[in-house]
RNA sequence: GGGCCUAUGGUUGAACGGUACAACACUGCAUUCGCAUUGCAGAGGUUCGGGUUCAAUUCCCGAUAGGUCCA
Numbered sequence: 001g002g003g004c005c006u007a008u009g010g011u012u013g014a015a016c017g018g019u020a021c022a023a024c025a026c027u028g029c030a031u032u033c034g035c036a037u038u039g040c041a042g043a044g045g046u047u048c049g050g051g052u053u054c055a056a057u058u059c060c061c062g063a064u065a066g067g068u069c070c071a
């Protein structure tokens, strides 16, 4: 320098172009003499910039970062 893959709450992973979901973690409440467990409720997310579209996490282009292969 070139090819391919990946980027989604704190972490790990889902998501036909149409309300972004789950587990763990976190907060509050209940339960307990107390802790743990359990139950209920809650907060928290699409790497960035453009384009297509009524509508983009999703499709297209570029950038950035990481991984991998070639030179």
Stems, first nucleotide, its partner, number of pairs: 001070007010024004018054001026042005047063005
This is a predicted structure of a 71-nucleotide RNA (transfer RNA) from Candidatus Levybacteria bacterium RIFCSPHIGHO2_01_FULL_40_58. The prediction has a mean pLDDT of 84. Taxonomically the source falls in Candidatus Levyibacteriota (Bacteria, Bacteria candidate phyla). Its Rfam family is "tRNA". By type it is a transfer RNA. Gene Ontology term of the family: triplet codon-amino acid adaptor activity. The same sequence occurs in records of 6 taxa.